[in-house]
């Protein structure tokens, strides 16, 4: 350095649910909460799922959401086997 990831150490994040708030919505943000996470840090490039609108028999088109669904890209703490 790469790979790997422990009932290690120091720290970190935060599902469901509840409250407030923003959004037509999927969902976002803040607080509580803690199921989990070694990238559960960042990124909508590919796939996927979801929403709204158009079209509408179906197929399809447009604008969005999700990084805690998978792949890819960028960055990063610690060090037992």
């Nucleotide at each position: 350095g790469a790979a790997c990831g422990a009932u290690a150490a120091a720290g970190g994040c935060a599902a469901a649910c509840c409250c407030a708030u923003c959004g037509c919505g999927a969902g976002g943000u803040g607080g509580g909460g803690g199921c989990g996470c070694a990238a559960a840090g960042c990124u909508a490039g590919g796939g996927g799922u979801c929403u709204u609108c158009c079209c509408c028999a179906a197929a399809g088109g447009a604008a969005g959401a999700c990084a805690g669904c998978c792949c890819g890209g960028c960055u990063g703490c610690c060090g037992a086997a």